RNA sequence: AGCCGAAUCCAACCCAGGAGCGGGGGAACCAAUUUCUUGGGGCGAACGUCAGGCUCACGGCAAGCGUGAAAUUGACGCGGGUGGUCUUCUCUACCCGAGCCCGGCAGCUAACCUCGUAGGCGAAUAGAGAGAGGA
Numbered sequence: 001a002g003c004c005g006a007a008u009c010c011a012a013c014c015c016a017g018g019a020g021c022g023g024g025g026g027a028a029c030c031a032a033u034u035u036c037u038u039g040g041g042g043c044g045a046a047c048g049u050c051a052g053g054c055u056c057a058c059g060g061c062a063a064g065c066g067u068g069a070a071a072u073u074g075a076c077g078c079g080g081g082u083g084g085u086c087u088u089c090u091c092u093a094c095c096c097g098a099g100c101c102c103g104g105c106a107g108c109u110a111a112c113c114u115c116g117u118a119g120g121c122g123a124a125u126a127g128a129g130a131g132a133g134g135a
Base pairs, nucleotide, nucleotide: 002121003120004119008019009018010017020117021116022115023114024113025112030107039105040102041101042100043099047077048076049075050074051073055069056068057067058066059065078097079096080095081094082093083092087131088130089129090128091127
């Protein structure tokens, strides 16, 4: 220079604001019959299945005996990001699949109410094809 993300711009410097972009709550109708009894729910791509098993628990006289938990490690499926002119699609390469919050409570939801606008990365020629736009 750029990247993830809603997280930018304007205004004001006395208090506060505005626009844009995001999130939540909230009728009718519809949906759901499900919570206490695995509580339930939200933001976010951050999920599912199979295999394996450092170690531990219980049973057993004992045993690579049986049952369960399980650090860590793979595979497949699915979801997300990046590949410097921008955008869309297809292919392809490399990555990510975390964390936090509400507090017993919330389906959808017009009017209406309300909240956020952070933080973290990063240094150089950085794939291919097609379409559209621009230069």

The RNA shown here (c-di-AMP riboswitch aptamer (ydaO/yuaA leader)) has 135 nucleotides and comes from uncultured Selenomonas sp. The prediction has a mean pLDDT of 78. RNAcentral holds the sequence, with entries from MGnify.